RNA sequence: ACGCGCUGGCGGGACUCGGUGAAAUUCCGAACCGGCGGUGAUCCGAUGCGCAUGCAUCGGUAAGCCCGCGACCCGGACGUCGUCAUCGACGGACGGUGGACCUGGUGAAAAUCCAGGGCCGACGGUUGAUCGAGUGGCACUGCGAAAGCGGAGCCACACGGUCAGACAGUCCGGAUGGGAGACAGCGCGC
Numbered sequence: 001a002c003g004c005g006c007u008g009g010c011g012g013g014a015c016u017c018g019g020u021g022a023a024a025u026u027c028c029g030a031a032c033c034g035g036c037g038g039u040g041a042u043c044c045g046a047u048g049c050g051c052a053u054g055c056a057u058c059g060g061u062a063a064g065c066c067c068g069c070g071a072c073c074c075g076g077a078c079g080u081c082g083u084c085a086u087c088g089a090c091g092g093a094c095g096g097u098g099g100a101c102c103u104g105g106u107g108a109a110a111a112u113c114c115a116g117g118g119c120c121g122a123c124g125g126u127u128g129a130u131c132g133a134g135u136g137g138c139a140c141u142g143c144g145a146a147a148g149c150g151g152a153g154c155c156a157c158a159c160g161g162u163c164a165g166a167c168a169g170u171c172c173g174g175a176u177g178g179g180a181g182a183c184a185g186c187g188c189g190c
Stems, first nucleotide, its partner, number of pairs: 002189007010181001016030004032169001033121002035069004043060007064119002073096003078091005101117005123173003127164006134157005140151004
């Protein structure tokens, strides 16, 4: 160095201006962002050869839309917990689903280089008016000696109905989660 095992922390970026509107970081115009491994003709460095343009080897580096993975979503053997049970909650091997590129240039060769023009990005949430019964607050008022019994108003909140509406890669949430993986340490083998 390599293989196996264990442990540890690490492990995703991005809304600015204008327009419309009651309301938009959600729509429209322009702008902005790009996880991990592989591949790889950019580029950088070292070494060797050569007079030299260079050539070879090694190391680093280079793709959102080429290959694969992760995240999200769907299913789920099985396990744990609750329940008399039905059933529910949590975890979960494994399986499934799962986005996006062309043109020109250079060249022996371009899916990666250069130029130009495109395209893609999980799930849930988000606004107003009005009505209803309710809770809380504020300021009034009628009767009454008082306790108390009534009346009507404004504001806020969450819930339900109706009508209209506005649609997120970037905001908020699950998520102080999960994670491809890179690295470090320890043990064993070789």